[in-house]
């Protein structure tokens, strides 16, 4: 200087105001929110994980899996800057949910940090 492997640590945010009504953080108006890793330069809507759902034998494994356009600057930007939009898993609930509650003190992509075999 490079590393196998061993262990730890972290690892997801959000309805203010008001309508309507017996009731609604769930309908309305409004309001707010953006996991991880790439990417010629910073991404909720580019690309591909994860998480959630389905199948299957509580298993390997294997399907599924939202949403962006205009313009302007540059050597580049569906990432910046103006603008104007889109999206958002299961059950649950006096009334339909990205935001309550709940599975979950779970799981998780990875992000750092420690020892470190051997080159």
């Nucleotide at each position: 200087u490079a590393g196998a492997g061993u262990c730890c640590u972290c690892g997801g945010g959000g309805c203010a105001g008001g309508g309507u009504g017996a009731a609604a953080g769930u309908c309305c108006c409004g309001a707010c929110c953006g996991g991880c890793g790439g990417u010629g330069a910073a991404a909720g809507c580019c690309c591909g994980c994860g998480a959630g759902c389905c199948c299957g034998u509580u298993a390997a494994g294997g399907g599924u899996u939202g949403a962006u356009c205009c313009g302007g600057u540059g050597a580049a930007a569906u990432u910046c800057c103006g603008g104007a939009g889109c999206c958002g898993a299961c059950g649950g609930u006096u009334a339909a949910a990205g935001u309550c509650c709940g599975g979950a003190u779970g799981g998780g992509a990875g992000a750092g940090g420690a020892c470190a075999a051997u080159g």